[in-house]
Molecule: Purine riboswitch aptamer
RNA sequence: UAAUCAAUUGAAUACACCUUGCGUAUAAUUUAGGGAAUAUGGCCCAAAGUUUCUACCAGACUACCGUAAAUGGUCUGACUACGUUAUGAAGAGGAAAAUGA
Numbered sequence: 001u002a003a004u005c006a007a008u009u010g011a012a013u014a015c016a017c018c019u020u021g022c023g024u025a026u027a028a029u030u031u032a033g034g035g036a037a038u039a040u041g042g043c044c045c046a047a048a049g050u051u052u053c054u055a056c057c058a059g060a061c062u063a064c065c066g067u068a069a070a071u072g073g074u075c076u077g078a079c080u081a082c083g084u085u086a087u088g089a090a091g092a093g094g095a096a097a098a099u100g101a
Stems, first nucleotide, its partner, number of pairs: 004101003008097001013092001015091001017088001019086001021084005026055001029048003033045003041065002049056001057077007
């Protein structure tokens, strides 16, 4: 100096997973269906809607319906599927360095 073995340390790398933002779906929406309440009320089931699983409600304000079968408007708040972005990141990986035999 090189090689081998042992142990220390652990760069690049891309990834599971969590979380952030953005996009698409869907308008947290619709229905000539069934049931239910009635001005202290205005709800429940089913179906539709999506290259789509799930969900399809809540709150506030307001209008309307003179007791009947029908609700409306405005605002605010998600989840889920897929794609993308960024942060973190167990584990994987083993560059370089240096120690011993």